[in-house]
RNA sequence: GCGGCGUUGGUCCAGUGGCUAAGACUCCGGCCUUCCAAGCCGGCGACCCGGGUUCAAAUCCCGGACGCCGCA
Repeated sequence: GCGGCGUUGGUCCAGUGGCUAAGACUCCGGCCUUCCAAGCCGGCGACCCGGGUUCAAAUCCCGGACGCCGCA
């Protein structure tokens, strides 16, 4: 330099055009308990950046950034 794959809460991850973006762990509050842990209930918190297509984009297209793999 070229090609492929990926980027979603603090962490792991689902989501293949039609949402209020699902779940687990963590964190916070409550219940329970003599206390703690466990368990139960509730809450906070996310689409890498810019542009395009579309009535509608996390999702499709283009460019960029970062990471991994391969080729040179």

Transfer RNA from Nanohaloarchaea archaeon SG9, 72 nucleotides, folded computationally. NCBI's taxonomy places the organism under Archaea, Methanobacteriati, Methanobacteriota, Candidatus Nanohaloarchaea. RNAcentral holds the sequence, with entries from ENA. Model confidence (mean pLDDT): 82 of 100. Its Rfam family is "tRNA". The family's RNA type in Rfam is transfer RNA.